[in-house]
């Protein structure tokens, strides 16, 4: 000097306080609307899948024990959720701006609310962290 992200400015000694920006609640309209269930929602590109181990829990079979209940035990099998890897993916970014087209690269988290939320005027509550320094080239605006 840039990039992604809503995460920037500005006052103040400081506590705070404003600007912008952003996100969530919140009416009529209008949407949905057989009934019941695994609860649901939201932030955010960040979602759905497969694969391999692991300890946890239940079920099952076996073994010992016991009159039963039931306990304990297993190189035994299902199944679930969680965890860790690892292969893929909806999806998202990549240096003036927007659209497409070609290739490459990279991300594809993590958190909130607590049984509650459609849309949403007035209003009402919140947030302003973090992390980066990359591969372009065509074609229209």
């Nucleotide at each position: 000097c840039g990039c992604c992200g809503a995460a920037u400015c500005c006052c103040g000694c400081a506590a705070g306080g404003g600007a912008a920006c952003c996100g969530g609640g919140g009416a009529a309209c209008c949407a949905c609307c057989a009934c019941a269930u695994u609860g649901g929602g939201g932030u955010g590109a960040a979602u759905c899948g497969g694969g391999c181990g692991u300890a946890u829990g239940c079920c099952g079979c076996c073994g010992u024990g016991g009159g039963a209940a039931c306990a304990c035990g297993g190189u035994c099998g299902g199944c679930a959720g969680g965890c860790a890897c690892c292969c893929g993916u909806a999806g998202g970014a990549g240096a003036c701006c927007u659209u497409c087209c070609u290739g490459c690269u990279c991300c594809g988290a993590a958190c909130c609310c607590g049984u509650c939320a459609g849309c949403u005027a007035a209003c009402c509550c919140g947030g302003u962290a973090g992390g980066c320094g990359a591969a372009a080239g065509g074609a229209a605006g």
Molecule: c-di-AMP riboswitch aptamer (ydaO/yuaA leader)
Organism: Streptomyces violaceoruber